[in-house]
SAM riboswitch aptamer (S box leader) from Aneurinibacillus soli, 110 nucleotides, folded computationally.
């Protein structure tokens, strides 16, 4: 970098460090000098993984996360809308579903 498959409205710091950006991308709205990204240190969570219990052996419940271990995550629903119906509304800007795309993360194959 491609593919399968699960998830995505819940959680998570008035620390230290650094300085000017960040929130994938557009294109809207936001966060940022009362300090962005980064790192570091704290923290949440349970995809993986531990354990017990079932089972139609496909996999399904509960409980853990230290004394083991790999990721991840820690403003706003994946901040919204980006493609298609569907409803309702028309002051011609639009509101509401529902269903794709894209995106991110796991966990497998190339």
């Nucleotide at each position: 970098c491609u593919c399968u498959u699960a998830u995505c409205u819940a959680g998570a710091g008035a620390g230290g460090u650094g300085g000017a950006g960040g929130g994938a991308c557009u294109g809207g709205c936001c966060c940022g000098a009362u300090g962005a990204a980064g790192c570091c240190c704290g923290g949440c969570a349970a995809c993986c993984c531990c354990g017990c219990a079932g089972u139609a052996u496909a996999u399904u419940g509960c409980g853990g996360a230290u004394a083991a271990g790999g990721u991840g995550c820690c403003a706003a629903u994946u901040c919204c809308a980006g493609c298609a119906g569907g409803a309702c509304a028309u002051u011609c800007g639009g509101u509401u579903c529902u269903g794709g795309a894209a995106g991110a993360u796991a966990a497998g194959a190339g």

About this RNA:
Its mean pLDDT, the model's own confidence on a scale to 100, is 81.